Model confidence (mean pLDDT): 84 of 100. Predicted 3D model of a 1457-nucleotide RNA (small-subunit ribosomal RNA) from a metagenome. Its Rfam family is "Bacterial small subunit ribosomal RNA". The sequence is in RNAcentral, with records from SILVA.

């Protein structure tokens, strides 16, 4: 720093996802050892237990014990203690539940305060006096506890005297301050105190004051969350006046008196939330967190309240109330782990009911010293960070084995093993610390450390390996069982799934899940957009806000810039120490911005002053207009109504029908009614903000523009909310209704047609008035204002020139169009920007759900405007490109079609093919390109199939071993269907050093063997588009790129054939031609040909045909058109040749092959069947239906081919098929073969199911073959079926062709051949000409296709999931209001009761407590609304989901754009 992923591809736009840091983590699998951190993130859920706040006898009276001293009372000492007392206990630990607030944070004020202990300083510390706790007695009580009489103490408590620069109140008085109540003076009143230890000095307390020092409480500026679908809140509420009340200022509070405070700069109201330092990431700017560890807050079972006290509304104090839980004798009590450990509970989860006060610190004591779950240690946990080790060296027949394998080998692999070393760790042993500032005193700890010995000994896993992404092969599975962060794998050859080996990557970890951050410029401040991708509000006007021309003085708020404070510490960064290193941890130092103070600049904004005149406005003075309101008008046209002439149809479509018409229509002519609309003009033209505006005339009225420089003096630009206007359709109330028309109705059309088409027809369109607020309301471009080459129409002024209709020139103000830079993904834009910039607005931030739900707001309604979530999906989209496609366009070809000719389709018969049937009816081949295909021949064989018999190293092939010597080989009886078993008898060969050895047979291991599967694993070969005229490449140029260009474009050819033009210039495959056969001919040469002279014939070489020639034509280019010559004429004719490349086109059964599967069978052999079946359907075909034509008789005339297991001549025998026969030929020599046959001469037949047809049957007969039942071919004799030219449809041929005639040939023994392949012979018609069918080719167009139109795709309905909205309700929670009640307690009132101190002789009083009462008040209850959550019959849509089921909406013109 990037990358995967939309397309066939390409470029943008745009999501999603990956790589990287991190974590209080949790999970999986694994785990040696230190150090140094860290460890209920959930239920602020309930808690057993113990423990965490005491201390002090140097205030105090007692008690108990011990102990001196005495006889003893007693007194003194020590110890220890319950209670008065006095300080702690408000600290320290611990939660984050509330808090959105002066709560935190930072800077400031407190002239509005406070402050126990501690310092420093001044001064005092005098005299008195009542009481109560313990105790003791006595009463209640289950307990907790309570009550009651008596005694006593004090640093407990109370007066009293003194006291000031103390406090208050009056009154004076300076002047600071931003502002002020500070300070000074004088006066009157008021108010203090304790002692204790010590022999003593003296400490230690006490009291009153003033400083400090650190603590704290109030006030304020300014920062920091989300929701506007929270828009208005607000009654103590804002402010003032008296009082009250507080350390203290203040509506803090009360009682009056005004009526104000706050909000778009976000109030009020609802979500969520401890703040801050910091800490994670980022390059930063940010974003995210808020554990651990400081700082501040706030809480302490939930609410409420107050006492004490310096401080507290108090964790471990108290009252009340509430919920919960434990004890109870049922009467009443107890309690409050968010302290440290511990339990349940909940969770994915998160430690010991441990040591110690050695040391830090911290209470309270004069001290000792006690007391501390702060705290320092240990425990547990890879939960984090560091760090160490599991050795090291040498070792190669590259062991063994495991894994691949092309079988050679390759790899784990110097890895092991072996040798030889070390000992960090481990283990034993022995020693031992520092942590402790004068003695002593160590939880941790026998720890760290150190010495010895021991022995490679005690120690390695995890997770990946398609691409992203480092790292690959085999075997198993077979869309199965799985993986998957995203694309995506898995359907028999998975580098994705499992397994194995080998590989990378980390490493005592290693993966997975969660979650921020980052990549993502993917909320854009730094640092994006908005014509077509998401995005300019439909348009004005306009308040608030931003934002604002020239020139000048003047401020000093913004700016900038010194200096000073502050920004706690810690963290961070750096630079140096300290543990052997690190990680931790000590000192220095730096640390942006932000906050305050203060001093300086004065450009720039901004404020004040007064001025300009270029912007904006206004005057004067001409001009264009469908700009708009109202009233008037005019013409044609439609329709209807009246007449009149006319007759039978009209109208209407693609073609009909419905309608209308003899009761007179259409047509036509004359009158009339009545509504709506204004033809030509008319224009890319005009005006208007925009929707929008078009006959004339007139009033009314906005708005632009020239032009002049005459006033005013920045008066201006955007404009959020607000406010007018706003097509069409709609909606209210009335009118009005020619026409044209939603709904309806009919007729067509169609499988239906709710539709397109017709033929009606009602709202509605038209007025007034008022709604309505939306449109592709678009130039899909938001408004102003500056700049930045031109060209060129067109509109309205003005200037110049001009003999003035014209033209030409410059300027301004509109509108179009072509271009430059420049800009844009691309299209494109281009002074009327989408270009450069500046000011303001409005919007956008993946598709879908969603122009939608729910909330508000607006409307009669219908509906608008605001505006989501849950789920889902990788993706949606823009521009272009290259194809295919088109019921898009041009051009062009082909027997495409048309024009002919002969067929098929109807029958019979051959063949094949499907179907069916069979024990098999072997298989393959199935549009076109399968079906007389593979088969160029199935009676056995072939033969793969069925059935039955049979053999297992095998019908064949190699190789090792072992065996055989009358061995190989032949093979008699004899069983059998045969294969096969059997085995008498006969009986070889080749090398040999003579030992054997090679072949051969036998057995036995390896292995043959398969027409079993997969043509979708392959080769090879074919088919086909197509003998169609395409397909490409290099360099070069254009484009960001896919890709164009070259090949398009004008001609022209059978051709991408040529030419010519051209940012293209040349090339290759392909076309042509070069091969062959055939037409003319020359020459050589010739056997068996012909024939004796060429000459035919046969080989072999040569020529000829190139648009060469003339004419016309053309761009005077290619060509083309005619003509001459010529056997041939414009590729003469045929045929071999088939570009890139499609159809996973055929074929594993033709052959070759991967995988896989079979191995006494899926192999082999063998008899016998079957492939030949037969109700039918299709395809190729024969033969016909007949006189152009059967028959019978005569006579002609060919070629191409085959023959030695063959072809067969002469003769002779059969009617014939054939038989006998054996000459001749390995063939230009002989035979098939007198070669034919249609033809052609004659005769009969004469339109008939015939003297047409021959199919089918009987017979008899021949040939081949081991063998013709199934199942062969031929011949003769009889027999004579269907058919009289064939529906729809459909197939082949443009010349020696079609049609007609026969011959050969392969394959075969023999034939099924009417089939293929070739051969001659006889021999046509017809083609205007490209509109349509089919196929192709080239340009172009459009596209939402690219498995490419057999494409893509849309909606209902039907079934499953899912998730939400509404819903009669039903049931929670939340925070507030009404109104009752009303606990503790403060405060106030009373003054009934009780009262030690003080006044008083006394009575009484002051003063307390108690009670009673008021206000206040937490919760309870009752109420009716408020927002928010569950559920809920039913019900809307809505996302997904596998081949359901209707249709054909949209993409091309998509078949009605």
């Nucleotide at each position: 720093a990037g990358a995967g992923u939309u397309u066939g591809a390409u470029c943008c736009u745009g999501g999603c996802u990956c790589a990287g840091g991190a974590u209080g983590a949790a999970c999986g699998c694994u785990g040696g050892c230190g150090g140094c951190g860290u460890g209920c993130u959930u239920a602020a859920u309930a808690c057993a237990u113990g423990u965490a706040a005491g201390u002090c006898g140097g205030a105090c009276g007692g008690u108990g014990c011990g102990u001196u001293a005495g006889c003893a009372a007693u007194a003194g000492c020590g110890c220890a203690u319950a209670g008065u007392g006095g300080c702690g206990a408000a600290c320290g630990g611990g939660u984050g539940a509330g808090u959105a607030a002066c709560g935190c944070g930072u800077a400031g004020g407190u002239g509005a305060c406070c402050u126990g202990c501690c310092c420093c300083a001044a001064a005092a510390u005098g005299g008195a006096g009542g009481a109560u706790a313990a105790c003791a007695g006595g009463a209640c009580g289950a307990a907790a506890g309570u009550c009651u009489u008596g005694c006593u103490a004090a640093u407990a408590c109370u007066g009293c005297g003194u006291a000031a620069u103390c406090u208050u109140u009056a009154u004076c008085u300076a002047g600071u301050u931003a502002g002020a109540g500070a300070g000074g003076a004088u006066a009157a009143a008021g108010g203090a105190a304790a002692g204790c230890c010590g022999g003593a000095a003296g400490g230690c307390g006490u009291u009153u004051u003033g400083g400090g020092a650190g603590g704290g409480g109030c006030c304020u500026g300014c920062g920091a969350c989300c929701c506007a679908u929270c828009a208005g809140c607000u009654a103590g509420u804002u402010g003032g006046u008296a009082g009250g009340g507080u350390a203290a200022a203040a509506g803090c509070c009360u009682a009056c008196c005004a009526a104000g405070g706050c909000a778009a700069c976000g109030a009020c109201g609802g979500g969520u939330a401890g703040g801050g330092g910091g800490c994670c990431u980022g390059a930063g700017a940010g974003g995210g967190u808020g554990a651990u560890c400081c700082c501040c807050c706030a809480c302490a079972c939930u609410g409420g309240c107050a006492c004490u006290g310096a401080a507290a509304c108090a964790c471990g104090g108290g009252c009340c109330a509430g919920a919960c839980a434990c004890c109870u004798a049922c009467g009443g009590g107890u309690g409050g782990c968010a302290g440290c450990a511990g339990u349940a509970g909940g969770g994915a989860a998160u430690a010991u009911u441990g040591c110690a006060c050695a040391a830090u610190g911290g209470g309270c004591g004069a001290a000792a010293g006690c007391c501390u779950g702060a705290u320092g240690c240990a425990g547990c946990a890879a939960c984090g960070c560091c760090g160490c080790g599991u050795g090291c060296a040498c070792g190669a027949u590259g062991a063994a084995g495991g894994c691949c394998u092309u079988c050679g080998g390759g790899u784990c692999g110097u890895a092991a093993a072996g040798u030889g070393c070390u000992u960090u760790u481990c283990u034993g042993u022995a020693g031992g610390a520092a942590g402790a500032g004068a003695g002593a005193g160590g939880a941790c700890u026998g720890u760290a450390c150190u010495g010895c010995a021991g022995g490679a000994a005690u120690a390695a896993g995890g997770a990946u390996c398609g691409g992203c992404u480092a790292a690959c092969u085999a075997c198993g599975u077979g869309c199965c069982a799985g993986c998957a962060g995203c694309c995506g794998c898995g359907g028999u050859a998975a580098c994705a799934c499992g397994u194995a080996g080998g590989a990378u990557c980390c490493g005592a970890g290693c993966g997975u899940u969660a979650u921020c951050c980052g990549a993502a410029u993917u909320c854009a401040c730094u640092g994006g957009g908005c014509g077509u991708a998401a995005a300019g509000c439909g348009c004005u006007u306009g308040c608030a806000g931003g934002c604002g021309g020239c020139a000048a003085g003047g401020u000093a708020a913004g700016u900038u810039g010194g200096a000073u404070g502050u920004a706690a510490a810690a963290u961070c960064u750096u630079c140096u120490g300290g543990c052997u290193c690190a990680a931790c941890u000590g000192g220095g130092a730096g640390a942006u911005g932000c906050c305050g103070u203060u001093c300086a600049a004065g450009a720039c904004u901004g404020c004040c002053u007064g001025g300009c005149u270029a912007g904006a406005g206004g005057g004067c003075g001409a001009u264009a207009g469908a700009g708009g309101g109202a009233g008037g008008u005019g013409g044609a046209a439609u329709u209807c109504c009246c007449g009149g002439u006319g007759u039978a149809g009209u109208g209407g479509u693609g073609a009909a029908a419905u309608g209308c018409g003899u009761a007179g229509a259409u047509a036509u002519c004359g009158g009339g009614a009545g509504g709506a609309a204004c033809a030509c003009c008319a224009g890319a033209g005009g005006c208007g903000a925009a929707a929008g505006c078009g006959g004339c005339c007139u009033c009314c009225u906005g708005g632009a523009c020239c032009g002049c420089a005459c006033c005013u003096g920045a008066c201006g630009c955007u404009g959020a909310g607000g406010u007018g206007c706003g097509a069409a359709a709609g909606c209210g109330u009335g009118g009005g209704u020619a026409g044209c028309a939603a709904a309806c109705a009919g007729g067509a059309u169609u499988a239906g047609a709710u539709a397109c088409c017709c033929u009606g027809g009602u709202a509605g369109u038209c007025c007034a008035c008022g709604c309505c607020g939306u449109a592709a309301a678009c130039g899909a471009u938001g408004u102003c204002a500056a700049c930045u080459g031109g060209g060129u129409g067109u509109c309205g002024c003005u200037g110049g020139u001009u003999u003035u209709a014209c033209a030409c020139u410059a300027u301004c103000g509109g509108u179009g169009c072509c271009g430059a830079a420049g800009c844009a993904a691309a299209c494109g834009c281009g002074u009327u920007a989408a270009g450069u910039u500046g000011a303001c607005c409005g919007c956008c931030u993946g598709g879908g759900g969603a122009c939608u739900a729910c909330g508000g707001c607006c409307g009669c309604a219908a509906g608008g405007c605001u505006a989501a979530a849950a789920c889902u999906c990788a993706a949606a989209g823009g521009a272009a490109u290259u194809g295919a496609c088109g019921g898009g366009g041009g051009c062009c070809c082909g027997c495409a079609c048309a024009a002919g000719c002969a067929g098929c389709g109807g029958a019979g018969c051959g063949u094949g093919u499907g179907g069916u049937u069979u024990a098999a009816u072997u298989c393959g081949a199935u549009g076109c390109g399968a079906c007389a295909c593979g088969a160029a021949g199935a009676a056995c064989c072939u033969u793969a199939c069925c059935c039955a018999g049979g053999u297992u190293u095998g019908a064949c092939a190699u190789g090792a071993u072992u065996g055989u010597a009358g061995u190989a080989g032949u093979g008699a009886a004899c069983c059998g269907a045969a294969a096969g078993g059997g085995g008498a008898a006969c009986g070889a060969g080749c090398c040999u050093u003579c030992g054997g050895g090679c072949a051969g047979c036998a057995a036995u291991c390896a292995c043959a063997g398969g027409u079993g599967u997969u043509g979708c694993a392959u080769g090879g070969c074919u088919g086909u588009c197509g003998u169609c005229a395409g397909c490409u490449c290099g360099u070069g140029u254009c484009g960001u790129g896919a890709g164009a260009u070259g090949u398009u474009g004008g001609g022209u050819u059978a051709a991408g054939u040529c030419c010519c033009g051209c940012a293209a210039c040349g090339a290759g495959c392909g076309c042509a031609a070069c091969c062959c056969c055939u037409g003319u001919u020359g020459c050589c040469a010739g056997u068996u040909a012909c024939a004796u002279g060429u000459g035919u014939c046969u080989g072999g070489c040569g020529a000829g045909a190139c648009u060469g020639c003339c004419g016309g034509u053309a761009u005077c280019a290619a060509g083309c058109c005619g003509g001459a010559g010529g056997a041939a004429g414009g590729u003469g004719g045929g045929g071999a040749c088939g570009a890139c490349g499609u159809c996973a086109a055929g074929u594993c059964a033709g052959c070759a092959u991967g995988a896989c599967c079979u191995u006494u069978a899926u192999a082999u052999c063998u008899g016998g069947g079957g492939c030949u079946a037969c109700a039918c359907a299709c395809a190729c075909g024969c033969u016909a239906c007949a006189a152009u034509g059967g028959u019978c008789g005569g006579u002609a005339c060919a070629a191409u081919g085959c023959g030695u297991u063959g072809c067969c001549a002469a003769g002779c025998c059969g009617c014939g098929a054939g038989g006998c026969g054996g000459a001749g030929c390995u063939a230009a020599u002989c035979g098939c073969a007198u070669c034919a046959a249609a033809a052609u001469c004659g005769g009969c037949c004469u339109c008939a199911g015939u003297u047409c047809g021959g199919a089918u049957a009987g017979g008899a007969g021949g040939c081949u073959g081991c063998a013709a039942c199934c199942c062969g071919c031929c011949u003769c004799c009889u027999u004579g079926a269907a058919g009289u030219c064939g529906g729809a449809g459909u197939u082949g041929c443009u010349a020696g062709u079609a049609a007609a005639c026969g011959c050969c040939g392969g394959u075969c023994a023999g034939c099924u051949a009417u089939a293929c392949g070739g051969c001659g012979u006889u021999g046509a018609a017809u083609a205007c000409g490209u509109u349509c069918c089919c196929g192709g080719g080239c340009c172009u167009u459009g596209u939402a296709c690219a498995c490419a139109c057999c494409g893509c795709c849309c909606g209902u309905c039907a079934c499953g999931u899912c998730a939400u909205g509404g819903g009669a309700g039903c049931u929670g929670g939340u925070a507030a209001c009404a109104c009752c009640u009303g606990a503790a307690g403060u405060c106030g009132g009373u003054g009934u009761g009780c009262u030690a101190a003080c006044c008083g002789c006394a009575a009484g009083g002051a003063g307390g407590c108690a009670g009673c009462u008021g206000c206040c008040g937490a919760g309870a209850g009752u109420g009716g609304g408020a927002c928010u959550g569950g559920u809920g019959a039913c019900u809307g849509g809505g996302a997904c989901g596998a081949a359901g089921u209707c249709g054909u909406a949209a993409c091309a013109a998509g078949g009605u754009a």